Small-subunit ribosomal RNA, 5' domain from an uncultured bacterium, 506 nucleotides, folded computationally. Rfam family: Bacterial small subunit ribosomal RNA. The full RNA is in RNAcentral, with records from ENA and SILVA. The coordinates come from a structure-prediction model, not an experiment, and the mean pLDDT is 84.
[in-house]
Context: one part of a larger RNA
RNA sequence: GGACGAACGCUGGCGGCGUGCCUAACACAUGCAAGUCGAACGGAGUUGAAAGGAGCUUGCUUUUUUCAACUCAGUGGCGGACGGGUGAGUAACGCGUGGGUAACCUGCCUUAUACAGGGGGAUAACAACCAGAAAUGGUUGCUAAUACCGCAUAAGCGCACAGGACCGCAUGGUCCGGUGUGAAAAACUCCGGUGGUAUAAGAUGGACCCGCGUUGGAUUAGCUAGUUGGCGGGGUAACGGCCUACCAAGGCGACGAUCCAUAGCCGGCCUGAGAGGGUGAACGGCCACAUUGGGACUGAGACACGGCCCAGACUCCUACGGGAGGCAGCAGUGGGGAAUAUUGCACAAUGGGGGAAACCCUGAUGCAGCGACGCCGCGUGAAGGAAGAAGUAUCUCGGUAUGUAAACUUCUAUCAGCAGGGAAGAUAGUGACGGUACCUGACUAAGAAGCCCCGGCUAACUACGUGCCAGCAGCCGCGGUAAUACGUAGGGGGCAAGCGUCAUCC
Numbered sequence: 001g002g003a004c005g006a007a008c009g010c011u012g013g014c015g016g017c018g019u020g021c022c023u024a025a026c027a028c029a030u031g032c033a034a035g036u037c038g039a040a041c042g043g044a045g046u047u048g049a050a051a052g053g054a055g056c057u058u059g060c061u062u063u064u065u066u067c068a069a070c071u072c073a074g075u076g077g078c079g080g081a082c083g084g085g086u087g088a089g090u091a092a093c094g095c096g097u098g099g100g101u102a103a104c105c106u107g108c109c110u111u112a113u114a115c116a117g118g119g120g121g122a123u124a125a126c127a128a129c130c131a132g133a134a135a136u137g138g139u140u141g142c143u144a145a146u147a148c149c150g151c152a153u154a155a156g157c158g159c160a161c162a163g164g165a166c167c168g169c170a171u172g173g174u175c176c177g178g179u180g181u182g183a184a185a186a187a188c189u190c191c192g193g194u195g196g197u198a199u200a201a202g203a204u205g206g207a208c209c210c211g212c213g214u215u216g217g218a219u220u221a222g223c224u225a226g227u228u229g230g231c232g233g234g235g236u237a238a239c240g241g242c243c244u245a246c247c248a249a250g251g252c253g254a255c256g257a258u259c260c261a262u263a264g265c266c267g268g269c270c271u272g273a274g275a276g277g278g279u280g281a282a283c284g285g286c287c288a289c290a291u292u293g294g295g296a297c298u299g300a301g302a303c304a305c306g307g308c309c310c311a312g313a314c315u316c317c318u319a320c321g322g323g324a325g326g327c328a329g330c331a332g333u334g335g336g337g338a339a340u341a342u343u344g345c346a347c348a349a350u351g352g353g354g355g356a357a358a359c360c361c362u363g364a365u366g367c368a369g370c371g372a373c374g375c376c377g378c379g380u381g382a383a384g385g386a387a388g389a390a391g392u393a394u395c396u397c398g399g400u401a402u403g404u405a406a407a408c409u410u411c412u413a414u415c416a417g418c419a420g421g422g423a424a425g426a427u428a429g430u431g432a433c434g435g436u437a438c439c440u441g442a443c444u445a446a447g448a449a450g451c452c453c454c455g456g457c458u459a460a461c462u463a464c465g466u467g468c469c470a471g472c473a474g475c476c477g478c479g480g481u482a483a484u485a486c487g488u489a490g491g492g493g494g495c496a497a498g499c500g501u502c503a504u505c506c
Stems, first nucleotide, its partner, number of pairs: 001506003007501004013378006019371002021336001026334003030331003035078003040075002043072014085289003094214008104206002109202007117151001119149002126141006157182005163176005187194002215261003222252003227249004232244003264286004268279004291312005314325004342368001344367003350364001351362004381411004391402004415447001418441004425433001450495005455476003461490005471478002
């Protein structure tokens, strides 16, 4: 000198764009943050219409059937594995980079081919009864499906067996045909479609393996028993001590194993001429985690933040028998701290989930609010004006400085304020922002300047007070009676809605 997610002191006019718990991965009141589909299904309810019956007060009540619209607790489907948060753990194939899979999976989407025949038994809802304070549960009975289960069929597919051709990268791979064997499907419809099953390919997303790189400590020198390898078996989408039985005794290490400490990694960011050093807030990619620890279920995908089970700690309810909960989502509260915001508006846009669609949901997101926290821009007036006014400071009492500064004259209106108009963002419609941005008009110099410094480094000097006191100070150093170094005043210098100080990095 530069930088900052900053803080503190003094001061503070406006706007745009950013940014805002770095500390306790501490505990959380309250609200919201993941639903949706009635065009899968049975039903329940409300409203309306039509027809029939009954009662009668002849235009009302009640009941049955049919139809239509709407709503939804349950079964079922898809989505809750995305999006959002945090950085505790992790020194690791975690990340970065370059490769490999002849060792793999992939819902929705796209393309192609081939199908969708015929049956069955349940169950929730519901009803009745029962248990319980509640959470919730039990028994009996009824019912549907795109829920569940057999059967048929099999272009193609899986498995087993034997064979041929071609190829390679070691295990092997691809193709061809044969025999045996196994496994599919679902309907709805507004008749336009939307779906279903199988196989192959693509796309997308993921999984695993390898080379290299990735902090400090030797005042950590030895570490290791599923440990290292083999074989049999199991398991997985898949290779593999991944797991298991048996066999062998290996494997790693001064090129730093093991242990300890610290730490999410990267694109980037800061600095620097560069090399390098530091750093990993915001934005983007990857990873890990979701009160602590463990576990699996479902599923294409999780060992799952707002799912389940168990254990622990904590909090809450209780009729004491038993139950409920998880903000490192958005706001917000307490606490900690030098320190970090609103319990806001909207789905209008972009995107996501569901749906045929209308649409619904979306604290993602878009916006608004608060904070000079940062960067950028603008303003606080402009021109003229010497009797060099008054005041103040100083003085050798003549003067000098403040100083064209003010007054005064003439202008102007950026910002703010007032009034009128008023967008783009939105393809037909639809605008939270917002009567916002912006434009126009009238109006008044009015409403808008501080902070630090002035001995040298370092731009800027005098007076008074003080008297090694009070104090200053980044370093050198000032102060003991004329202090340009302390305090105040006048003057001056620097920066400016900021200015100084302090922490940290280069």